SAM riboswitch aptamer (S box leader) from a bacterium, 149 nucleotides, folded computationally. Rfam family: SAM riboswitch aptamer (S box leader). Its family is annotated with regulation of gene expression in the Gene Ontology. Rfam describes the family as follows. The SAM riboswitch is found upstream of a number of genes which code for proteins involved in methionine or cysteine biosynthesis in Gram-positive bacteria. Model confidence (mean pLDDT): 80 of 100.
[in-house]
């Protein structure tokens, strides 16, 4: 750097240096910022992806031991390993994170309501369209982790 998988409405900030931007990029919106942005450093904290440790398993799992039975087949049990858990633990481990849902929207689909058109003498029903609104689902992009190349 690329690919795959999982997660992204929870959680967790102080100080120092510095000094004007920042919320990934583009556009729009909404916010944060001289009562100090981003960045760097120190300390603290959050979470639990990976690792460790502990626990559980009704796993036709593997190895070994002990025992029962003994002709064989077999059975019981223990230890270790592996596997599984919609279990736990925060552990001098590896990362990550500590304003706002990944701040929101953008592309597609659907629902509700509105508006317009058709139908009708008029309305209801029904059919079609539409943009903005609200909600739901998906996608794209991104972030993080784990793995692969």
């Nucleotide at each position: 750097a690329u690919c795959u998988u999982a997660u992204c409405c929870a959680g967790a900030g102080u100080g120092g240096c510095u000094g004007a931007g920042g919320g990934u990029u583009c556009a729009g919106g909404c916010c944060c910022g001289a009562c100090g942005a981003a960045g760097c450093c120190a300390c603290a904290g959050c979470a639990a992806c990976c690792g460790g440790c502990c626990c559980g398993g009704u796993g036709c799992g593997g190895u070994g031991g002990a025992c029962c039975a003994c002709c064989c087949a077999g059975g019981u049990u223990c230890a270790c390993c592996c596997c599984c858990g919609a279990g736990g633990u925060g552990c001098a481990g590896g990362u990550g994170c500590u304003a706002c849902c990944u701040c929101c929207u953008g592309c597609c689909c659907g629902a509700u309501a509105g508006c317009c058109c058709c139908c009708u003498g008029a309305c209801c029903c029904g059919g079609g369209g539409u943009u903005g609104a609200u909600c739901g689902g998906g996608g794209a992009a991104g972030a993080u982790a784990a793995g692969a190349u």